[in-house]
Molecule: Bacterial RNase P class A
RNA sequence: CGAGUUGAUUAUACGGUCGCGCGGCGCAAGCCGUGAGGAAAGUCCGAGCACCGCAGAGCAGGACGCCGGAUAACGUCCGGUGGAGGCGACUUCAAGGACAGUGCAACAGAAACAGACCGCAGGUUUUCCUGUAAGGAUGGAAAGGGGAGGUAAGAGCUCACCGGCGCCUGGGUAACGAGGCGCGCUGUGUAAACCCCGUCCGGUGCAAGAUUGGGCAAAUGUCACAAGGGCUGCUCGUCCGACGUUUGCCGUCAAUAUCGCUAGAGCGCGUCGGCGACGAUGCGACCAGAUAGAUGACCGUACACGACAGAACUCGGCUUACAGAUCAAGCUCGGGAU
Repeated sequence: CGAGUUGAUUAUACGGUCGCGCGGCGCAAGCCGUGAGGAAAGUCCGAGCACCGCAGAGCAGGACGCCGGAUAACGUCCGGUGGAGGCGACUUCAAGGACAGUGCAACAGAAACAGACCGCAGGUUUUCCUGUAAGGAUGGAAAGGGGAGGUAAGAGCUCACCGGCGCCUGGGUAACGAGGCGCGCUGUGUAAACCCCGUCCGGUGCAAGAUUGGGCAAAUGUCACAAGGGCUGCUCGUCCGACGUUUGCCGUCAAUAUCGCUAGAGCGCGUCGGCGACGAUGCGACCAGAUAGAUGACCGUACACGACAGAACUCGGCUUACAGAUCAAGCUCGGGAU
């Protein structure tokens, strides 16, 4: 210098005018403060919270499936093991069971579970019979691999190495790995096919759900029959009572109410422990809360000319979308110079 790998950050900036939601102050006019995201999205997992259900257990259904750890929990994350890919940094895997049983393997190919089409060898020489899995051909997959010996030709038939299975001895918390010994090695693939084994799961979601009543009318119970009020200028007369219970009504009387509702297993910056996920601790800030639903419009300046996109109970994840820019590890490979 070129080509890469991994991790992370940012998400036009500043100012002005008008407007909107929420909070505070104010009699009011108004003033002050505050107002979307890394994914607010998909609603795919896991929780909190709420209501319903529930003796216990099971069926059905679903999810998950190497080992150890993290976490409130998880199907998430971290660190490993093993497989696969890459020269490498590194990436990636839904990674239990195919001697419980069943199914499937189209086409091609002789044959897809136990195989003779060509070839090779022997006999016979028309052709056929026998042996043979080295070689060819088909296929995603062809009977452990390729080598040496051996043989009529061949073949784990024999031998070494690799692979497989079993046992033993060390290593590791474990998955697993290393070494040694033995067995020529009756066996294909597929379980995100049915299935078997193991672990876990009750259902519904904030439109969940909770709370206070008010006015009027009727019925009825208790108390009093006085005081007070209306009709009137006054007296008489007459009408109206108070408290409680039940029922009905109110176009939506306040239910277009109030609470849930936003201060949280949360966030920022440090320190300590840990390879890490993460944990402990100190300091700091308060950061939308609507219910027809605010977060907008216009103008100015600057440049790199601005992507995907919009809260609706909350939190932890996953997945998906995304223009441009930046940083870190100074990590990998190649070339050059000194």